Predicted 3D model of a 72-nucleotide RNA (transfer RNA) from Monoraphidium neglectum. Taxonomically the source falls in Monoraphidium (Eukaryota, Chlorophyta, Chlorophyceae, Sphaeropleales). The RNAcentral record of the sequence draws on ENA and Rfam. RNAcentral records the identical sequence in 2 taxa. Model confidence (mean pLDDT): 81 of 100.

């Protein structure tokens, strides 16, 4: 240059057109303890980016961006 696969909370990761975008660990607030710790119960954080189709898009198409491969 080709082609392929991928991007979702701080980190991992689920979600194959109609979910309140969910779980872990972090983080932080209450409760427990004389105090940490633990263990209980809350909060708060996310669909790379611009378009399209659709009555609705994370999710289906395109195109930038990025990250890894495979060929040359």
């Nucleotide at each position: 240059g080709u082609c392929c696969u991928c991007g979702u909370c701080g980190u991992c990761u689920a979600g194959u057109g109609g979910u309140u975008a969910g779980g872990a660990c972090a983080a932080u607030g209450c409760u427990c303890u004389u105090u940490c710790a633990c263990a209980g119960c809350g909060u708060a954080a996310a669909c790379a980016c611009g378009g399209g189709c659709u009555c609705g898009a994370a999710u289906c198409c395109c195109g930038u961006c990025g990250a890894g491969g495979u060929c040359g």